[in-house]
């Protein structure tokens, strides 16, 4: 780089360093020297591992307990990763409603494209 695939309205600091950009891209509409982005620290979640109270089912037994396997699994949070303005900030194609008028627009709503992270494969 590319494919599969799951998630993407929830949640994270009034902290140090440093200094102009910053929110993928379009178009907007915001953030930013009352310092952005970045890096350290600090935290948030629970996708991978890991661990597991419980349960279920086998096997065991005297009907049973142990104990051993296997499924589920509240929960934990050392590990790998990710996150930490604002719904992936909104949108961008394709349908529907509604409204107001033919330029087609506003709103609302469904899907899907982009993207964004994880886990598998190449």
């Nucleotide at each position: 780089u590319u494919c599969u695939u799951a998630u993407c309205c929830a949640g994270a600091g009034a902290g140090g360093c440093g200094g102009a950009g910053g929110g993928a891209c379009u178009g907007g509409c915001c953030c930013u020297u009352u310092g952005a982005u970045g890096c350290c620290c600090g935290g948030c979640a629970a996708c991978c591992a890991u661990c597991a109270a419980g349960u279920c089912g086998a096997u065991g037994u005297a009907u049973a307990c142990a104990a051993u396997c296997g499924g589920c699994a509240a929960g934990a949070a050392c590990g790998g990763u990710g996150c930490c303005a604002a719904u992936u900030c909104c949108u961008g194609c394709a349908g529907g409603a509604a409204c107001a008028a033919u330029a087609u627009g506003u709103u609302c709503u469904u899907g899907g494209a982009a993207g964004a992270u994880g886990a598998g494969a190449g």
Predicted 3D model of a 122-nucleotide RNA (SAM riboswitch aptamer (S box leader)) from Pontibacillus salipaludis. Model confidence (mean pLDDT): 83 of 100.